[in-house]
């Protein structure tokens, strides 16, 4: 070059025929314990890889476009 796949929270991933984004484990805070750990409660943490379209409404559809991986050549 050509084809595929992925890309969503500090990590590992979910997310139905579009309806306004969660789980784990990580942080933080508290209970417990003379301290740690470990367990038990609770908290916060994202405008979803970057732009642009369609739609009342987009993580999801289109388009372009970065980056990682895989296979052809």
């Nucleotide at each position: 070059g050509c084809c595929g796949a992925a890309g969503u929270a500090g990590c590992u991933c979910a997310g139905g025929u579009g309806g306004u984004a969660g789980a784990g484990c990580a942080a933080c805070u508290g209970a417990u314990u003379c301290g740690u750990a470990a367990u038990c409660a609770g908290u916060g943490g994202g405008u979803c890889g970057g732009g642009g379209g369609u739609u009342c409404g987009a993580g999801u559809c289109c388009u372009c476009u970065c980056u990682u991986c895989g296979g052809c050549a």